[in-house]
The RNA shown here (c-di-GMP-I riboswitch aptamer) has 88 nucleotides and comes from a Longimicrobiaceae bacterium. Its mean pLDDT, the model's own confidence on a scale to 100, is 83. The sequence was found by an Rfam model in a public genome assembly.

């Protein structure tokens, strides 16, 4: 330097759940506790969650309902990028 990720090390993160705050809402976010799991980062492709505002559509036109990401999820899969350790 290249390839691989079965095992090991160090360091770190923290699912469910509980409490508080936040958000229109979310399987959302933040803090504390907690530990099932797990490298980190990235919404680029697929997939999933939500529908306040705007828009479109339906209607019995007051209003209600449906559709729709400018909202989210990387702890759903893939891609990109970049480490640690180990092996060859």
């Nucleotide at each position: 330097c290249g390839c691989u990720g079965c095992u090991c090390a160090g360091a770190g993160c923290a699912a469910a759940c509980u409490c508080g705050c936040u958000g229109a809402a979310a399987a959302g976010g933040c803090g504390a506790g907690g530990a099932c799991g797990c490298a980190a980062c990235u919404a680029c492709g697929g997939g999933g969650c939500u529908a306040a505002a705007a828009g479109c559509g339906a209607u019995c036109c007051a209003g209600u309902c449906g559709c729709c990401a400018u909202g989210c999820c990387u702890g759903c899969c893939g891609g990109g990028c970049c480490g640690c350790c180990a092996g060859c």